[in-house]
Parts: sequence; structure tokens; C1' cells
RNA sequence: GGGCCAGUGGUCUAGUGGCUAUGACAUCACCCUUACAAGGUGGAGGUCACAGGUUCAAAUCCUGUCUGGCCCA
Repeated sequence: GGGCCAGUGGUCUAGUGGCUAUGACAUCACCCUUACAAGGUGGAGGUCACAGGUUCAAAUCCUGUCUGGCCCA
């Protein structure tokens, strides 16, 4: 330098154009317990990497950039 893949709460992850972006772990409150753990109920937490474009509508499609991984030279 070229090619391919990926980027979504603190971590991992579902979501192939349309209702308020899904779940698990973690965290917080309450219940349970003499207490802790486990268990139950509920809450908070996301500018969907960034910019632009297409569309009535974009996490999703297109282009560029950035970051990471793999391969080739």
C1' cells in the first nucleotide's frame, strides 16, 4: 500500500428499513435471612464509533474518515 470483517449502556450481546433499541452479568433500592450468600420484585444507566448521503422514515442501505482484528505484498 491492497483485500475482508467488526464497532450497540460499565462488560458481553439480539436487532437485515417502521410501536418506547433486546437480553444476560454487574450496579442501586426493596422483599426474603439473626446475618451473609443464593433467590424474588422494581429502578437507573445507550448522542447505536464519527461525518455526510438515500428515504415519508436509518442502529440497519450507500460514501468517506477513525479505531481494532485477520490475510496478501